The part of an RNA shown here (small-subunit ribosomal RNA, 5' domain) has 487 nucleotides and comes from uncultured Acidobacterium sp. Its mean pLDDT, the model's own confidence on a scale to 100, is 88. NCBI's taxonomy places the organism under Bacteria, Pseudomonadati, Terriglobia, Acidobacteriaceae, Acidobacterium.

Context: one part of a larger RNA
RNA sequence: GAAUCAACGCUGGCGGCGCGCUUAACACAUGCAAGUCGAACGAGAAAGGGGAGCAAUCCCUGAGUAAAGUGGCAGACGGGUGAGUAACACGUGGGUAAUCCACUCCUUGGUAGGGGAUAACCCUGGGAAACCGGGGCUAAUACCGCAUAAGUCCGAGAGGAGAAAGGCGAAAGUCGCCGAGGAAGGAGCCCGCGGCCGAUUAGCUAGUUGGUAGGGUAAAGGCCUACCAAGGCUUUGAUCGGUAGCCGGCCUGAGAGGGCACACGGCCACACUGGCACUGAGACACGGGCCAGACUCCUACGGGAGGCAGCAGUGGGGAAUCUUGCACAAUGGGGGCAACCCUGAUGCAGCGACGCCGCGUGAGCGAUGAAGCCCUUCGGGGUGUAAAGCUCUUUCGACGGGAACGAUAAUGACGGUACCCGGAGAAGAAGCCCCGGCUAACUUCGUGCCAGCAGCCGCGGUAAUACGAGGGGGGCAAGCGUUGUUC
Numbered sequence: 001g002a003a004u005c006a007a008c009g010c011u012g013g014c015g016g017c018g019c020g021c022u023u024a025a026c027a028c029a030u031g032c033a034a035g036u037c038g039a040a041c042g043a044g045a046a047a048g049g050g051g052a053g054c055a056a057u058c059c060c061u062g063a064g065u066a067a068a069g070u071g072g073c074a075g076a077c078g079g080g081u082g083a084g085u086a087a088c089a090c091g092u093g094g095g096u097a098a099u100c101c102a103c104u105c106c107u108u109g110g111u112a113g114g115g116g117a118u119a120a121c122c123c124u125g126g127g128a129a130a131c132c133g134g135g136g137c138u139a140a141u142a143c144c145g146c147a148u149a150a151g152u153c154c155g156a157g158a159g160g161a162g163a164a165a166g167g168c169g170a171a172a173g174u175c176g177c178c179g180a181g182g183a184a185g186g187a188g189c190c191c192g193c194g195g196c197c198g199a200u201u202a203g204c205u206a207g208u209u210g211g212u213a214g215g216g217u218a219a220a221g222g223c224c225u226a227c228c229a230a231g232g233c234u235u236u237g238a239u240c241g242g243u244a245g246c247c248g249g250c251c252u253g254a255g256a257g258g259g260c261a262c263a264c265g266g267c268c269a270c271a272c273u274g275g276c277a278c279u280g281a282g283a284c285a286c287g288g289g290c291c292a293g294a295c296u297c298c299u300a301c302g303g304g305a306g307g308c309a310g311c312a313g314u315g316g317g318g319a320a321u322c323u324u325g326c327a328c329a330a331u332g333g334g335g336g337c338a339a340c341c342c343u344g345a346u347g348c349a350g351c352g353a354c355g356c357c358g359c360g361u362g363a364g365c366g367a368u369g370a371a372g373c374c375c376u377u378c379g380g381g382g383u384g385u386a387a388a389g390c391u392c393u394u395u396c397g398a399c400g401g402g403a404a405c406g407a408u409a410a411u412g413a414c415g416g417u418a419c420c421c422g423g424a425g426a427a428g429a430a431g432c433c434c435c436g437g438c439u440a441a442c443u444u445c446g447u448g449c450c451a452g453c454a455g456c457c458g459c460g461g462u463a464a465u466a467c468g469a470g471g472g473g474g475g476c477a478a479g480c481g482u483u484g485u486u487c
Stems, first nucleotide, its partner, number of pairs: 001487004006483005013359006019352002021317001026315003030312003035073003040070002048061005080270003090194007099187003104183008114144002121136006152161003166175003196242003203233003208230008245267004249260004272293005295306004323349001325348003331345001332343004362392004372383004396428001399422004406414001431476005436457003442471005452459002
């Protein structure tokens, strides 16, 4: 000098675009963040309104609505965090003759005929609750056989295995369902190379290294098991310890290099801690399940409930980091034929000079030059065209009026915002640091090795350009300084 996820001190007018817990992966009140489909299925309220009746009650409507259940798809995406990890985790280049793929698109062959249940519901039992049990009824695109097989798979072959479902529509048809092939895209696995520190860590290893056989997986493999052999790694640093998510990139620098990993994008890992599997095309699953543990809460003491490293918000820690906001209008995602519903993704708004950028705080004229203040050799000099005064202008802000694009026929949270017009009036808007040398900017007073300054050299002990104050000056400016950190 440049840079910063910064903080602190003084100060602070406006706008645009960004950024905003670097510390305790500490604990969390409350609300919301993943649902949807009645065109898969059975069933189905109540309030309110109308009518009848003396009334109890009944009928119509509300309504095949609401709430719930079976079933399907989604909940493996999106969002968060960086704890762990020195590893094929990441980057890059290859491999898979060792593999998989739901939804989507294309091609192709089918969709025939049966069966038994079970939620919801009704009856009933237990429990404080969370919930759990028994009996009875019922449906399906839920479940189970059977027939059929072009292609697919197994098999040398003969042969064998292997599926389904219907809904909507008056119909045409359409949305589905089953098998097979392909595409796009994605995922798993393997390998070469590459990127931290410590030798005051020198030896490490028993499923260890390899083979055979088997198991397991979508799939190769010591992944797992049995048996056999005795190997494998290492000073080109094994093992051990410490530190750390990796990259695109970002900062600096002429470059080489050095430093960093915040925001945004890709990959990975994690979801109170540890372990486990289930379902599924995909998980060993943040807002699913089971077990154990710590913690918090409820309890009738028998037993239960919970997991913000989602968005806001609270406590705590800290030098330090925001609103318990609006909207699904747009983009994107899930479900649905659709209408539409959901979406703290996202789009916006709010707060913070945290950063970058832009603008303003007025312009012209105005004295041998007011007053005040400062200095003085007492003559004068300085502040200084500065002010006043005169003549103008009105950006920004404030006030009044109009008013968007973003939306494509309709739909706008942002928002009566941007923007435009109008009237008023210099009106509402300047500070901070420094002035001994480095380093740009000097005098007076006070103080007297005191009080203090200080980045380095160093200032201060009675004339201090170095301390404190005044005047003056220099620098930057809605900022200016200080501190930390990097080059």

The RNAcentral record of the full RNA draws on ENA.